Record summary: RNAcentral holds the full RNA, with entries from ENA. Predicted 3D model of a 344-nucleotide part of an RNA (small-subunit ribosomal RNA, central domain) from an uncultured prokaryote. Its Rfam family is "Bacterial small subunit ribosomal RNA". The prediction has a mean pLDDT of 87.
Context: one part of a larger RNA
RNA sequence: CUGGGCGUAAAGAGCACGUAGGCGGCUUAGUAAGUUGGAAGUGAAAGCCCAGGGCUUAACCCUGGAAUUGCUCUCAAAACUGCUGAGCUAGAGUAUGGUAGGGGAUAGUGGAAUUCCUAGUGUAGGGGUGAAAUCCGUAGAUAUUAGGAGGAACACCAGAGGCGAAGGCGACUAUCUGGGCCAUUACUGACGCUAAGGUACGAAAGCGUGGGGAGCGAACAGGAUUAGAUACCCUGGUAGUCCACGCCGUAAACGAUGUGAACUAGAUAUCGGAUUUAUUCUCAGUGUCGCAGCUAACGCAUUAAGCACUCCGCCUGGGGAGUACGGUCGCAAGAUUAAAACUC
Numbered sequence: 001c002u003g004g005g006c007g008u009a010a011a012g013a014g015c016a017c018g019u020a021g022g023c024g025g026c027u028u029a030g031u032a033a034g035u036u037g038g039a040a041g042u043g044a045a046a047g048c049c050c051a052g053g054g055c056u057u058a059a060c061c062c063u064g065g066a067a068u069u070g071c072u073c074u075c076a077a078a079a080c081u082g083c084u085g086a087g088c089u090a091g092a093g094u095a096u097g098g099u100a101g102g103g104g105a106u107a108g109u110g111g112a113a114u115u116c117c118u119a120g121u122g123u124a125g126g127g128g129u130g131a132a133a134u135c136c137g138u139a140g141a142u143a144u145u146a147g148g149a150g151g152a153a154c155a156c157c158a159g160a161g162g163c164g165a166a167g168g169c170g171a172c173u174a175u176c177u178g179g180g181c182c183a184u185u186a187c188u189g190a191c192g193c194u195a196a197g198g199u200a201c202g203a204a205a206g207c208g209u210g211g212g213g214a215g216c217g218a219a220c221a222g223g224a225u226u227a228g229a230u231a232c233c234c235u236g237g238u239a240g241u242c243c244a245c246g247c248c249g250u251a252a253a254c255g256a257u258g259u260g261a262a263c264u265a266g267a268u269a270u271c272g273g274a275u276u277u278a279u280u281c282u283c284a285g286u287g288u289c290g291c292a293g294c295u296a297a298c299g300c301a302u303u304a305a306g307c308a309c310u311c312c313g314c315c316u317g318g319g320g321a322g323u324a325c326g327g328u329c330g331c332a333a334g335a336u337u338a339a340a341a342c343u344c
Base pairs, nucleotide, nucleotide: 004315005314006313007298008297012312014201016199017198021194022193023192025088026087027086028085029084030083031082033081034080035077036076037075038074040072041071042070049065050064051063052062053061054060091191092188093187094186095185096183097182098181099180103177104176105175106174107173108172109171110154115149116148117147118146119145120144121143125136126135162169163168206247207246208245209244210243211242215241216240220236221235222234223233258311260309263306266289267288268287269286270285272283273282293300294299317344318343319342326337327336328335329334
């Protein structure tokens, strides 16, 4: 390479958009590049293979055939693929009318709670733990009442529920804005699918500059525990967590399951629509169970891991190693691409 695979054994890229490329609906006419059949030329000789023959035989040699699966040209066929023309509407899209939603961005507003400050009441404890101590408190704490400041997060509603490509999204209001679903007909007429490179997005942590800083809290300090305790527990506490702008580009980024479209029993629950309103019924999601089938088993099972197709990505014994070197990117941290010796 052929082949076999990728939920859990090695293996689906974190996710999308999209270039080249690959693949692509129905009808019809033409064409003849692919395709199929015939003919011709060529495909050196030797060798290999087959049938004969010559050296006493063999090796060896000679003659003939076959083979040379290819290439070129020509004649024909027209089903399929391609190409050209014409048309269609089931794919795709547009329009119209509805509709649900924590989808995104910006601005403003709100209440509960923690902390701090001020004032009042009040007096000796409070806090913390398995038990304690560090710690706070007669310079008046804890508790309680009133007022104020500031930051962060939004109890109940809340759901096996919703939305988003993924990451993710949850107080309320306004403005701007993306996508989905349903229905009706109308319109365009294959305009589609996938996607190497590429581009955008991408939790947390981390980085840069400037703000902010209530609570929490790496590091750090102290108190305990312990043989020790660089921990678990406690008292403090800096970065950080928050905001703006710019980087980073990774996660068990998981459904450990790439995308699209077709086919293949059902039952039940639920979200959004349409239609019934009498049980229903039908689209589009989200769950649970379950048949056929699949699977090494577990399990999956119309939201497939079934049955087949398209395109992309990836795997090829364990360790060495997602490492070294080199390249690219990054302020750095590092990311990405990615071996070998050796060893079992």